[in-house]
Parts: sequence; structure tokens; C1' cells
RNA sequence: GCCGGAGUGGCGAAACAGGCAGACGCAAGGGACUUAAAAUCCCUCUCCCGAAAGGGAAUACCGGUUCGAUCCCGGUCUCCGGCA
Repeated sequence: GCCGGAGUGGCGAAACAGGCAGACGCAAGGGACUUAAAAUCCCUCUCCCGAAAGGGAAUACCGGUUCGAUCCCGGUCUCCGGCA
């Protein structure tokens, strides 16, 4: 240099025939149980604005197509594999 694959919460990981992003698990916080703990069970868990109601943003980054993009198209970055 060329070809292919991957990039989603704090971490792993789903959603791929375009239609509510973050299911599910781990970690974390609160509670129940216990003399106390462990285990187990229940609840919560992206960020910003707002008193609340509510609104906005977010799938590596920037554009494009579309009513609508994690998904399709173009470019860029990072990692992995192959070829040279």
C1' cells in the first nucleotide's frame, strides 16, 4: 500500500429485510432477610435543560440518501486478520 472484519452504557453483549436504542448479564447504589455477615430476593442505575410537567442529545467521528439510519452510501480514525 491492497483486501476483509470489528467499533453500541462503567464492562460484556443484543437489537442487522431501515421503524420506541441500550434487552439480557456483570459491576455499582438503596432496601428486605441475618445477632452480624455471606448467599438469596426486591428496587434503581447514559448525559444536558427544567421547580415539575416535559423537552433535547447519544450506537467511533464527519457528511449523504430517506418521512425516518446502530442498520444503506461516501470519507476519516482506531483495533484485529490476510496479501504484498